Predicted 3D model of a 72-nucleotide RNA (transfer RNA) from an Erysipelotrichaceae bacterium. It matches the Rfam family "tRNA". About the family: Transfer RNA (tRNA) molecules are approximately 80 nucleotides in length. Gene Ontology term of the family: triplet codon-amino acid adaptor activity.
């Protein structure tokens, strides 16, 4: 230099054009003599950035950023 995958909650992921989700961590309630387990809640997100198709974009198209990989 050149190809390719990844970038959604605090972790770790799901999500193939219209509802932003699960799991585990946080917190609270309930159960307990206390802890712990178990059961229900509750909070948490600029969907890596910008710009583009489209009524509508995490999602599809371009362009950067930042990581992994694989050719030279």
């Nucleotide at each position: 230099g050149g190809a390719g995958a990844a970038u959604u909650a605090g972790c770790u992921c799901a999500g193939c054009g219209g509802g932003a989700g699960a799991g585990c961590a946080a917190c609270c309630g309930c159960u307990u003599c206390a802890c712990g387990u178990g059961c229900g809640g509750u909070g948490g997100g600029u969907c890596a950035u910008c710009g583009g198709u489209u009524c509508g974009a995490u999602c599809c198209c371009g362009a950067u950023a930042u990581u992994c990989u694989c050719c030279a």